[in-house]
The RNA shown here (transfer RNA) has 76 nucleotides and comes from a Clostridiales bacterium. Its Rfam family is "tRNA". The sequence was found in a public genome assembly. Taxonomically the source falls in Eubacteriales (Bacteria, Bacillati, Bacillota, Clostridia). The prediction has a mean pLDDT of 83.

RNA sequence: GACCCCAUGGUCUAGAGGCCUAGGACAUCACCCUUUCAAGGUGGUAACCCGGGUUCGAAUCCCGGUGGGGUCACCA
Numbered sequence: 001g002a003c004c005c006c007a008u009g010g011u012c013u014a015g016a017g018g019c020c021u022a023g024g025a026c027a028u029c030a031c032c033c034u035u036u037c038a039a040g041g042u043g044g045u046a047a048c049c050c051g052g053g054u055u056c057g058a059a060u061c062c063c064g065g066u067g068g069g070g071u072c073a074c075c076a
Stems, first nucleotide, its partner, number of pairs: 001072007010026004018056001028044005049065005
C1' cells in the first nucleotide's frame, strides 16, 4: 500500500428497511423475602463509533472517515 471482516449500555450479545421510544443475559441501584448472607421475586438506571447519501421511513442499505482484527504485497 491492496483486499476482507468487525464496531449496539459497565460486560457479552439479539437485530437482515416499518413489529425498535432497540430486546435478552450478567453487572448495578431500590424494594420484597430471609435472624443474616447467598439464592430467589418485583421494579428502575444504562447502548446503536463519526459524517454524508438513498428512502415516506435506516441500528439495518450505499459512500467516506476513525478504531480493532486478518490475509497478501513492499522495504533490508